[in-house]
Order: sequence, then C1' cells, then structure tokens
RNA sequence: CAGGCGUUUAGGCAAACCACGGGAAACUGUGGGACGCAAAGCUACGGAACUAAGGUGUCGGGAGGAAACUCCGGACACUAUGUUCGCCGGGUUGCAGGU
Repeated sequence: CAGGCGUUUAGGCAAACCACGGGAAACUGUGGGACGCAAAGCUACGGAACUAAGGUGUCGGGAGGAAACUCCGGACACUAUGUUCGCCGGGUUGCAGGU
C1' cells in the first nucleotide's frame, strides 16, 4: 500500500417519545431525547411493507327534470404516480484503532 475480519470505540449516526413546521395520509424537516447501529453513509434499482389525495368500479341517500339524464354528498373494494435504505437484496462511496 492492497484485500479480508469484528471481540474494541476516539470520533460518527440516532428508535420510541415530546415540541414546532410540511403533508390527504403513509411519512417527513428542525430541536430535544437514546432503543439500537461497523456502513443505521448515499441510491427506491428488484422484492416486501405502509398510505390512498386523485382515478376506476359497486351499492345506498338527496336535489332538479315529463323523460332521457344532470348535479350534490356517503359507504365499500381496487389502484402509486406517494412513502420506508433503521425490512431484505443489489449498486456505489468510505472512517480511528486492532488483527
């Protein structure tokens, strides 16, 4: 110097929860706070999970209309174009010491 390993941790990150902000929600930013983390750095690429504003479908309700039909609102189901890299895998970059 290069590659590998994890029994260490100088330094690093920060779950739950709380406050304030963003978002329809999932979730997220900042500050506090530490359950944990050797990539708990970065990347939604594959799988998985979460959410369903919007969209589609089904079924009720209400209003207008002679009718055809139109409008308003509700429940349920499906749907990612939303989210999670601290769910797993892939890609990529990299730190102190030890061996």